[in-house]
The RNA shown here (c-di-AMP riboswitch aptamer (ydaO/yuaA leader)) has 166 nucleotides and comes from Paenalkalicoccus suaedae. Of the family's consensus pairs, 92% are formed in the model.
RNA sequence: AUUCGUAUAUCGCUUAAUUCAUAUGAAGCGGGGGACCCAAUAUAGUGGCUUGCAGUUUAACAAGCUUGCAAUCCUUGGGGUGAAUCAGCUAGGCAUUUGCCAGCUGUAGGGCGACUCUUGCGCCCGAAUCCGACAGCUAACCUCGUAAGCGUUGAAGGGACAAUUG
Numbered sequence: 001a002u003u004c005g006u007a008u009a010u011c012g013c014u015u016a017a018u019u020c021a022u023a024u025g026a027a028g029c030g031g032g033g034g035a036c037c038c039a040a041u042a043u044a045g046u047g048g049c050u051u052g053c054a055g056u057u058u059a060a061c062a063a064g065c066u067u068g069c070a071a072u073c074c075u076u077g078g079g080g081u082g083a084a085u086c087a088g089c090u091a092g093g094c095a096u097u098u099g100c101c102a103g104c105u106g107u108a109g110g111g112c113g114a115c116u117c118u119u120g121c122g123c124c125c126g127a128a129u130c131c132g133a134c135a136g137c138u139a140a141c142c143u144c145g146u147a148a149g150c151g152u153u154g155a156a157g158g159g160a161c162a163a164u165u166g
């Protein structure tokens, strides 16, 4: 001097996810449910298993049936949070009508490059998960969250601010 790793502090990034207080909290920020009006009102789900009850049937029981009722569970329909949606290919896997998973290439959309705006260049993400047959918008009202994970730094022009000197 360079590279890698660890720890602490400051600073910074994604995000609603911060601050104050201290018995059970509050403020701020964010989400869901929920009228009139408006919208919708079509094929194209009042889905599936199990249990209990009721009706039907039988001499009785059982079985079967009921767009029957109730409860638990499930996820294919539908919906929510989120930028994270859609498409193509595949000599791969599972299924065997559709399809699902994995991979690759793009993409709607989103983020970063340390005051801010514009231009332009560059680097990334383009997931995951929840509800459980069910929710349009929605005032009042009701209700919930405030986790987690990380370490970027090219340029030009305009504006703002700061420091130093006079």
Stems, first nucleotide, its partner, number of pairs: 011151004018027003028146006038136001047074002050071004054066003077134001078131004086106005092101003109125005115159005